[in-house]
RNA sequence: ACCGGCGUAGCUCAUUGGCAGAGCGGCUGUCUCCAAAGCAGCGCGUAGGGUGUUCGAUUCACUCCGCCGGUGCCA
Repeated sequence: ACCGGCGUAGCUCAUUGGCAGAGCGGCUGUCUCCAAAGCAGCGCGUAGGGUGUUCGAUUCACUCCGCCGGUGCCA
C1' cells in the first nucleotide's frame, strides 16, 4: 500500500430497514445485629465520527478513524 472482517450497555454478544435487547456485572430497596445469599425494582446507550439514500437507518451507499487477519513493496 492492497484485500477481507470487525466497531452496538462496564464486559461478552444479539437485533440486519419500522420507537435498541440478552447474559454477566453494577446500582437501589427489602431481609439481617452486620455481611453474603434470596426476593423486588432500575438500561445505566450520540449503535466509532461525518455525509448521503429513504416516509423511516444499528441495518443500505460514500468517506474518515481505530482494531484484527491475509498479501505485497521499500530499506
Background: The RNA shown here (transfer RNA) has 75 nucleotides and comes from Alphaproteobacteria bacterium RIFCSPHIGHO2_12_FULL_63_12. The organism belongs to Alphaproteobacteria, within Bacteria. Its mean pLDDT, the model's own confidence on a scale to 100, is 82. It was read from a public genome assembly. Rfam family: tRNA. From the family's description: Transfer RNA (tRNA) molecules are approximately 80 nucleotides in length.